[in-house]
Small-subunit ribosomal RNA, 5' domain from Shewanella inventionis, 530 nucleotides, folded computationally.

Context: one part of a larger RNA
RNA sequence: GAUUGAACGCUGGCGGCAGGCCUAACACAUGCAAGUCGAGCGGCAGCACAAGGGAGUUUACUCCUGAGGUGGCGAGCGGCGGACGGGUGAGUAAUGCCUAGGGAUCUGCCCAGUCGAGGGGGAUAACAGUUGGAAACGACUGCUAAUACCGCAUACGCCCUACGGGGGAAAGGAGGGGACCUUCGGGCCUUUCGCGAUUGGAUGAACCUAGGUGGGAUUAGCUAGUUGGUGAGGUAAUGGCUCACCAAGGCGACGAUCCCUAGCUGUUCUGAGAGGAUGAUCAGCCACACUGGGACUGAGACACGGCCCAGACUCCUACGGGAGGCAGCAGUGGGGAAUAUUGCACAAUGGGGGAAACCCUGAUGCAGCCAUGCCGCGUGUGUGAAGAAGGCCUUCGGGUUGUAAAGCACUUUCAGUAAGGAGGAAAGGUUAACGAUUAAUACUCGUUAGCUGUGACGUUACUUACAGAAGAAGGACCGGCUAACUCCGUGCCAGCAGCCGCGGUAAUACGGAGGGUCCGAGCGUUAAUC
Numbered sequence: 001g002a003u004u005g006a007a008c009g010c011u012g013g014c015g016g017c018a019g020g021c022c023u024a025a026c027a028c029a030u031g032c033a034a035g036u037c038g039a040g041c042g043g044c045a046g047c048a049c050a051a052g053g054g055a056g057u058u059u060a061c062u063c064c065u066g067a068g069g070u071g072g073c074g075a076g077c078g079g080c081g082g083a084c085g086g087g088u089g090a091g092u093a094a095u096g097c098c099u100a101g102g103g104a105u106c107u108g109c110c111c112a113g114u115c116g117a118g119g120g121g122g123a124u125a126a127c128a129g130u131u132g133g134a135a136a137c138g139a140c141u142g143c144u145a146a147u148a149c150c151g152c153a154u155a156c157g158c159c160c161u162a163c164g165g166g167g168g169a170a171a172g173g174a175g176g177g178g179a180c181c182u183u184c185g186g187g188c189c190u191u192u193c194g195c196g197a198u199u200g201g202a203u204g205a206a207c208c209u210a211g212g213u214g215g216g217a218u219u220a221g222c223u224a225g226u227u228g229g230u231g232a233g234g235u236a237a238u239g240g241c242u243c244a245c246c247a248a249g250g251c252g253a254c255g256a257u258c259c260c261u262a263g264c265u266g267u268u269c270u271g272a273g274a275g276g277a278u279g280a281u282c283a284g285c286c287a288c289a290c291u292g293g294g295a296c297u298g299a300g301a302c303a304c305g306g307c308c309c310a311g312a313c314u315c316c317u318a319c320g321g322g323a324g325g326c327a328g329c330a331g332u333g334g335g336g337a338a339u340a341u342u343g344c345a346c347a348a349u350g351g352g353g354g355a356a357a358c359c360c361u362g363a364u365g366c367a368g369c370c371a372u373g374c375c376g377c378g379u380g381u382g383u384g385a386a387g388a389a390g391g392c393c394u395u396c397g398g399g400u401u402g403u404a405a406a407g408c409a410c411u412u413u414c415a416g417u418a419a420g421g422a423g424g425a426a427a428g429g430u431u432a433a434c435g436a437u438u439a440a441u442a443c444u445c446g447u448u449a450g451c452u453g454u455g456a457c458g459u460u461a462c463u464u465a466c467a468g469a470a471g472a473a474g475g476a477c478c479g480g481c482u483a484a485c486u487c488c489g490u491g492c493c494a495g496c497a498g499c500c501g502c503g504g505u506a507a508u509a510c511g512g513a514g515g516g517u518c519c520g521a522g523c524g525u526u527a528a529u530c
Base pairs, nucleotide, nucleotide: 001530002529003528004527006526007525008524009523010522013377014376015375016374017373018372019370020369021335026333027332028331030330031329032328035080036079037078040077041076043073044072047071048070049069052065053064054063055062056061057060087288088287089286096213097212098211099210100209101208102207105205106204110201111200112199113198114197115196116195118152120150121149127142128141129140130139131138132137158167159166160165172193173192174191175190176189177188180187181186214260215259216258221251222250223249226248227247228246229245230244231243232242233241263285264284265283266282268277269276270275290311291310292309293308294307313324314323315322316321341367343366344365345364349363350361351360352359353358380410381409382408383407390401391400392399393398414471416466417465418464419463420462424457428452429451430450431449432448433447434446435445436444474519475518476517477516478515479500480499481498485514486513487512488511489510495502496501
């Protein structure tokens, strides 16, 4: 000099863009953060509507009742999603990360292709009844459905094979409808969404190898599934991954083992560069989710807001037993020099579910707080010598503050008040035409056009008008380094200080004042890095 996730002191007008627990991976009150689908299913608790019935009368209204009949829908079964998104950096010096390769793998949803989707069965929740418990939560009996579950059939391709053979699937829902059939439920046809098998792709994931990736030798030897082989098991898959047997290997001064420290990278800071330092925000990877262990489900987890066991802690309890996990967003206590609102909205972008409308989304978009940083703007402009008054200095002549002020003439950015007012909006709905599909002018889908239509921010940005210089300047320093000097007070005292050093009666170095210098909504100090 540059820089910072900074803090502290003094001061503080506005805006834009960013950033904001670096400490206790300490403990957490409260609310929210993952749901959705009735176009899978049986149903009907609640809400709304209701044909029909009854009552009242003002004779077309009110009241009561009322078929899951309708819109819908609590709880339940079932599907998909809760493995993403969000947080944190405890652990990890290599099972990680970075770079470059490899072959023995899996992959829901998505895309493209091929083939199929036949015929049966038995349950179970909800519900009803009985019943246990303080609660959490159960138990028994009975009924019922499915895209839930299980056989059978079929098998191009698929899997196993000793090449003889053997094994294994599926599910329906919704819209529309001319003939034909009908037990009047529908069958049947068609469109669409789903379903099963398989091939390829895409995406994602797993594994292996090499090189690189901190410090310590005041750590020199380490190792028994250890190193290799054969066989088996296990896995999606290679492999001591595991096991049986056999052999005796493997690593190490090119630093093994042990100890300490640490998430890694793109980056970031500095520097002419080489290098040094760093890993906040943003992005990629990894690890973790009260602590330790374990598996289940699933395409994917050994799963932050799932399960089981153990432990510590907190809470409830009828003492028998139960409940919980903010390193999600806010917020609280605590720790600390120190770090924000228990805000608004799903309008946009994205994600989950759904055919869709839509629902959910503390992701996200915004707003609030903070000069924490960077950038921009303003706090007036011109004129104005009687060089006013006052202050300070003085050699008492004057000098300086100083065109500074006042005065005069203007302007109105920003802030204020009022009015107008984009863009972020694409979608969605509806109508029409055309096209595709089809037996069909129906349904559905696509394209085009018209109409309609959705904004948290928001009193938005921006524009215009109004008023008036009106509302807006401080901080540090002035001995040398280092830009900037005099007076008074003090008297090795009080004090200053980054280094050299000032202060013991004329202190440009302490304190005050006047003046000056440098920065400026900041200025200094401290800490840290180059």
Its mean pLDDT, the model's own confidence on a scale to 100, is 87.
It was read from a public genome assembly.
Rfam family: Bacterial small subunit ribosomal RNA. Gene Ontology terms of the family: structural constituent of ribosome and ribosome.
The source organism's lineage runs through Bacteria, Pseudomonadati, Pseudomonadota, Alteromonadales and Shewanella.